[in-house]
Context: one part of a larger RNA
This record gives sequence, C1' cells and structure tokens, in this order.
RNA sequence: UGACGGGGACCCGCACAAGCGGUGGAUUAUGUGGUUUAAUUCGACGCAACGCGAAGAACCUUACCAAGCCUCGACAUCCCGAGCGAAGCUAUAGAGAUAUAGUGGAGGCUACCUCGGAGACAGGUGGUGCAUGGUUGUCGUCAGCUCGUGUCGUGAGAUGUUGGGUUAAGUCCCGCAACGAGCGCAACCCUCGUUUUCAGUUACCAGCAUUAAGUUGGGGACUCUGGAGAGACUGCCGGCGACAAACCGGAGGAAGGUGGGGAGGACGUCAAAUCAGCAUGCCCCCUAUGGCUUGGGCUACACACGUAAUACAAUGGCGUAUACAAAGGGAAGCGAACCCGCGAGGGGAAGCAAAUCUCAUAAAGUACGUCUCAGUUCGGAUUAGAGUCUGCAACUCGACUCUAUGAAGUUGGAAUCGCUAGUAAUCGUAGAUCAGCACGCUACGGCGAAAAAAAUCUCGGGUCUU
Repeated sequence: UGACGGGGACCCGCACAAGCGGUGGAUUAUGUGGUUUAAUUCGACGCAACGCGAAGAACCUUACCAAGCCUCGACAUCCCGAGCGAAGCUAUAGAGAUAUAGUGGAGGCUACCUCGGAGACAGGUGGUGCAUGGUUGUCGUCAGCUCGUGUCGUGAGAUGUUGGGUUAAGUCCCGCAACGAGCGCAACCCUCGUUUUCAGUUACCAGCAUUAAGUUGGGGACUCUGGAGAGACUGCCGGCGACAAACCGGAGGAAGGUGGGGAGGACGUCAAAUCAGCAUGCCCCCUAUGGCUUGGGCUACACACGUAAUACAAUGGCGUAUACAAAGGGAAGCGAACCCGCGAGGGGAAGCAAAUCUCAUAAAGUACGUCUCAGUUCGGAUUAGAGUCUGCAACUCGACUCUAUGAAGUUGGAAUCGCUAGUAAUCGUAGAUCAGCACGCUACGGCGAAAAAAAUCUCGGGUCUU
C1' cells in the first nucleotide's frame, strides 16, 4: 500500500421482509454423473458445468467401435518416364469402397490432361488453454481505476480521490496544498409512447356513386406506412436546504424528474473457458494417431442429480356456435378455391420474389348445453392393431393420425427458485436449424394481478475507519 476479521460507521441490490407462482412427490422429455459396452467420440464441473458447445446424431454429420480396403495418399507445389484418352453412363463381381469390360468424349499431344515412379512433402478433431493469438464468461452496468505538474515524506508512498451535503452514479455543489486531465458514469445511437408536416400503393374509406365483398370509379380527411421536424429542460410555482447542489409537493402536459426497453461492460480478478470454430509455438504419429467404405455406436440402464413439459381437476373437462392480434417466413419455396379421406394426409392447380398471393382457423374469451366431486366424461403414460408423410433407406433409431388399452398422480418432507407493472401468472402465434424430426431456444402479441416503499436479521457489493 493492499487483502482479511463471527471489528465499527454509512449506503445499495427481488438480498431479506410483504406477496404471487413454482421446484423438491408423480409420469414423460432432455442434459449430466455412475454403471454397462467392441464403441457407448470429445469438451463444459459452486455461483459463472448439467434443454451447455449441439440454430436440430436414421445414412451423412462423426471425431468412437468392428470388419473390408489405400499408401506421394481425399487435398497443394516441384521433378523424371510413358502417351493417350478424364468425368459421367451401362453391364458383371462385391456389403460397399473398389476392380474389369463397353460407351463416352473434357483436356492434352511444345505436354498445363491421364497413368506409372522417386522423394521433398501432404495429412492428424493426436498432446499441451499451465507456451499463445483471437473470442467469451464472471465480479458488474458495480462506481470505480489512473495520470501530469505541484506539495509533503529519508523512503515505500501520501495528497488529489479524504471531509460537509446530494445523486442511480468519483452525479453535482461547498470546503480543502492542491490545480488540471484521461478511461469509466451520463449524453450522443436504435426502439416504444404524443404531435406537426410531406408523400399516398399493394394500406385506408368520411362524404358521392357502385358491389356479394374497399369489389370498382373516386378521395387525400381518418387509420396505417416511412422520411423530415417539434416535444421534457427540474423550464414554471410553493416548501425545504447553507443565498449552493439537490430533495418534497403542485400546475400544465401524451409523457416528469434517467419517461419504458435495448445496444453499450473502465483498470483489473479467477494460470476461469476454448489447441474440437479458426489461427499458432513446441512435442508426438508417418503402410498409421493419415485416408476410403459398409455396418454398428453417440439413442445402452439396478440407480443419483439438474432443467423443463403434462397433470392431479368444477376459476374445470367435453360438445356446438361465435369474436378480437402482433411479429415473422416463402421460388429446389409458400401453396388458395374445389374434390376425396373420421384423420394424419392425398388429388388439384389459381396466385405470389409478396402492405397485393400464401403459410393462417390465433388461443385463452363469449353464448348455450352437459358432467356433479368420483381415481371420475379428471389425467394421459404404456401397450396392441391399422395407417400417413419425409427420405436410397424409418429394425436398431423419425414425426404424425385413427381405433382400442387407460399406469402413476388427490397439490408434494427437509430444503430451495423466479418476479416490483403491462411485470408475475396464464393463453396461443411465428422464426432459425431443417429432406423429415422441438415439451428446447429466440422473438411476437392477447388477458392481466397481489404485495413492499421500511430496515432488524440472512446473502452479495460499494465508501470511510481500525
């Protein structure tokens, strides 16, 4: 000077408290440990590993295992020799890689093309994240971390940055041997909320016609779209304060004291994570630790843990009718009407590179009916049969449909998690990945609470002090 203390003082945070809903019990999904296995590839391990890398393991992917094959090699550059005939297609053998034959005709014939040969080399998802770059997590969007000059101290260092107030903030004010400055804070950026103006097509429709229908003529008002502005600054008033900064209340206002949300992460910490995204030093393999193929495995299952989905019902289940979104995607694509099928789906082909067409009926809701507290008309696991779709191919190992079956489960011990407002809870919709496959992830809207405003304790953090 730091760090630490079951030392002190002050302050903050869904940290506690007050409340709402969960997890921990059940079944299933998924990840992990363990065990098993020829292999169950590898990494991630308190918070900050465990629906994580993986925005999608049937083959491929794939790195693992078994078997069959190749050895200048699947890929790059250079050298020598031969001259022809590559890819593709067909046939035969084979599990295929591959081999042989035919067809084919690229490129080359000065050899840049093919084959053969020799090595320099290729190749390695082999090791080391404790040799590294780059990137990322975390403390933490916490309010801190420093520098120049000056001053003080023999010096390490101190001062500034401490103190009195105040703030979300080292935010601002006042004071002060300090005076200034930088990285952070804030603001500048995007988005939502109000409004003015400009512009109206595919959007809109008040008035005038027209129609089954904003369908058509028309309109430029409204909604909406998207460009440019305005608007909020403690600006105004009162109180309080130190005549300051600020704080409290009020007016006006769509919005009030950072208006809501996002992006944005200082100096550093954890030898934190990643050599398997990529790059890369060193080490190692070189007829194999490289390469190709078929099949299997990553999907195993006495068990344990994490994260979710669905429930245990009447604020509900089922049936019929009916209302209202937002945000997205679409050409090897989205696919309408109509017809067939109980259905998954099939046929069909209009339109649309899309404010035009389409995915696409939003669901919870509302109205009526029914069930009457039961392991049930709750719940849907499991199993059997019959099917649909994708795809060379659904046995290991896909999703979905129909019929039948109808398990556990009656609100969950100790313990523990999230959330402060359009939030929690609840309801559906879309997208990425993707041939197919979503209870995951990311985004979107619908409905929409309760409780706290105080500081005692628990946890974490900041400042001063010892």
The part of an RNA shown here (small-subunit ribosomal RNA, 3' major domain) has 466 nucleotides and comes from an uncultured bacterium. The prediction has a mean pLDDT of 85. RNAcentral holds the full RNA, with entries from ENA and SILVA. Rfam family: Bacterial small subunit ribosomal RNA. Rfam links the family to the GO terms ribosome and structural constituent of ribosome.